[in-house]
Molecule: RNase P RNA; transfer RNA
Organism: Actibacterium sp.
């Protein structure tokens, strides 16, 4: 110098004028004056919480949803850190929904002989027979080679055999218990077994762990009319059946019985049921609260490989509520284009011009969008010393 | 602001528990029939299954993330 990898940061600056939202002060008020006023994603609403209400009497069961190598961090997580294993890369480094397929069910199209308690199309070998000496027919053995497929029932090499085959041997793979190291995932080692156990669980399922539901338009307080709600009193209500009035619907008066529904289910258990009168108290519009000092930010130090945690000091950083955070002018800073000059280093002038986006209860994450620029560390190649 | 559902030619719908080339009707274009039109008959074109990744031998279908549309809650 070129190419690449990783982590982090900024994402216009200053001032004037006009304007907007919130708060403090003076003031009856108008006005005046001072302070504060978007983001790294405020976004998607995909996870996890705080907070509030509802449900919740106890236990068990079932159902549904989620997570899934190991250890740690955290309020918690599907997040983060460190490690293991597998894959990619020459390397720095990157990627992985990464439990179980010897519990069971299901699926594996087409092609192919055969797709899961395997099987023989071509082929190889032996025996017998025929022969026009090319080969063909019958019986038997085999699974090495070919072919199909995403996948063919261990792989490579050697021995062996009529030809072959874990038939036998070595190495690799696989399985089993053992030893060593490690908290563990796992790694390494020697031994035994002659091979049994194809793939799919982002199909059902099994195992382990987690989860009650709703969401600030939650919820609380103040509060008109109308309609609905509750309490008290009176009549009771539901079902069956009878009598009287009546064409009937139905109404009235007695009598008898205690039923029906809901709470996922079970056991114990709980709640509700029609009409009139009187009284009471809530919701909607509106106002106030919840509403921003917090798992908060910055600096230093200590512990830890790290995520993170402890301690000390400092700081206050939007709280609107149909919703403010804007406009304009000037100068400068990046960036782009053009012209002139040039001692080729650059200087001067003009024009353009600053991404994605934007709080709405609040935090921790993830994901997605983002013009341009800066910093640090690492890998490879080339050149010079 | 919060919560839920859907997406297949121009339109309306199919596609077994994932199986190969995604199918049908209407509409479109061309031809036949007719004096002409309609109806009828025949043929043709038209699809990134909203987009991008992943799982799988194989994805419209299963999973994840985006994009677009619709509904509910005072």
């Nucleotide at each position: 110098g070129c190419g690449g990898a990783u982590g982090g940061c900024c994402g216009g600056a200053u001032g004037g004028c006009c304007g907007c939202g919130g708060g403090g002060c003076c003031g009856c008020a108008a006005u005046g004056u001072c302070c504060c006023g978007a983001g790294g994603a405020a976004a998607g609403u995909c996870c996890g919480g705080a907070c509030u209400c509802c449900a919740c009497a106890a236990g068990g069961c079932a159902a549904c949803g989620g997570u899934g190598c190991c250890g740690g961090g955290u309020a918690a997580c599907g997040c983060c850190c460190g490690g293991c294993c597998g894959g990619g890369g020459a390397a720095a480094c990157c990627c992985g929904a990464g439990g179980g397929a010897a519990a069971g069910c299901g699926c594996c199209a087409c092609a192919g002989a055969g797709a899961a308690c395997a099987g023989u199309c071509c082929g190889c070998c032996c025996c017998g027979g025929a022969u026009c000496c090319g080969u063909c027919c019958g019986g038997g053995g085999c699974a090495a080679g070919g072919g199909u497929g995403a996948a063919a029932c261990g792989g490579u090499g050697g021995g062996g055999c009529a030809a072959g085959a874990g038939c036998c041997c070595a190495c690799c793979g696989c399985g089993g218990g053992c030893c060593u190291g490690g908290c563990a995932a796992c790694a390494g080692g020697a031994c035994c077994g002659g091979c049994a156990c194809g793939g799919c669980a982002a199909g059902c399922c099994c195992c382990a762990c987690c989860g009650g539901g709703a969401g600030c338009a939650a919820u609380g307080c103040c509060g008109a009319a109308u309609a609905g709600g509750g309490a008290u009193c009176u009549c009771g209500u539901g079902c069956g059946g009878g009598g009287c009035a009546g064409c009937a619907g139905u109404g009235c008066c007695g009598c008898g019985c205690a039923g029906g529904g809901c709470c996922g289910c079970c056991u114990u258990g709980g709640c509700c049921c029609g009409a009139g009168a009187u009284c009471c108290g809530g919701g909607u519009u509106g106002g106030c609260a919840g509403c921003u000092a917090g798992a908060g930010c910055c600096u230093g130090u200590c512990g830890g490989u790290a995520a993170c945690g402890g301690c000390a000091g400092g700081c206050c950083c939007a709280g609107a509520g149909g919703a403010a955070u804007g406009g304009u002018c000037a100068u400068c800073c990046a960036g782009g284009g053009g012209g002139c000059a040039u001692c080729c280093g650059u200087g001067c002038c003009c024009c353009c011009g600053g991404a994605c986006a934007g709080a709405a209860u609040c935090c921790g994450g993830c994901u997605u969008a983002c013009a341009g620029g800066c910093c640090a560390u690492c890998c490879g190649c080339g050149c010079a010393u | 602001g919060g919560c839920c559902c859907c997406g297949u030619g121009g339109c309306u719908c199919a596609a077994u528990c994932g199986g190969a080339u995604a199918g049908a009707g209407c509409a479109a274009u061309c031809c036949c029939c007719u004096c002409c039109u309609a109806a009828g008959g025949g043929a043709u074109a038209g699809g990134u299954u909203g987009c991008a990744g992943g799982u799988u031998c194989g994805a419209a279908u299963c999973c994840u993330g985006c994009c677009g549309g619709g509904g509910c809650c005072g």